[in-house]
RNA sequence: GCUGGUCAUGGGGAUGGAGUUCCCCUAAUGCCAUUCUGGCUGAUGACUCCUACCGGAUA
Numbered sequence: 001g002c003u004g005g006u007c008a009u010g011g012g013g014a015u016g017g018a019g020u021u022c023c024c025c026u027a028a029u030g031c032c033a034u035u036c037u038g039g040c041u042g043a044u045g046a047c048u049c050c051u052a053c054c055g056g057a058u059a
Stems, first nucleotide, its partner, number of pairs: 010025004016050006030040004
């Protein structure tokens, strides 16, 4: 330095933060099209709340 296993701790789930829960990891999945590259949606993996963004209505 590389590979495999185990344990502990920790981490990840495409654009910010918090709580709960689920799944996953020695790297943890955005999708579609396709030469290259282009296009599309979304602040959640899911639920709730806050912030940002977009659209509409009222004051």